[in-house]
Molecule: transfer RNA
Organism: Chrysoperla carnea
RNA sequence: ACUUCGAUAGCUUAGUUGGUUAGAGCGUUGGACUGAAUAUCCAAAGAUAUUGGUUCGAAUCCGAUUCGAAGUG
Numbered sequence: 001a002c003u004u005c006g007a008u009a010g011c012u013u014a015g016u017u018g019g020u021u022a023g024a025g026c027g028u029u030g031g032a033c034u035g036a037a038u039a040u041c042c043a044a045a046g047a048u049a050u051u052g053g054u055u056c057g058a059a060u061c062c063g064a065u066u067c068g069a070a071g072u073g
Stems, first nucleotide, its partner, number of pairs: 001072007010026004019056001028044005049065005
């Protein structure tokens, strides 16, 4: 330099061919329970790498950029 793959919450991840709330586990915060703590139960906050395009509608399709992994030279 070229090719391929990937980027979703603090962490690990689901999302099936564009359409009915972006969901789960762990973690965090608040509450219940307890003499107190743990455990348990209830609730809440929190994410589609960035940007533009296609479309009535995009995490999903297309382009560019950034970052990471593998391969070739």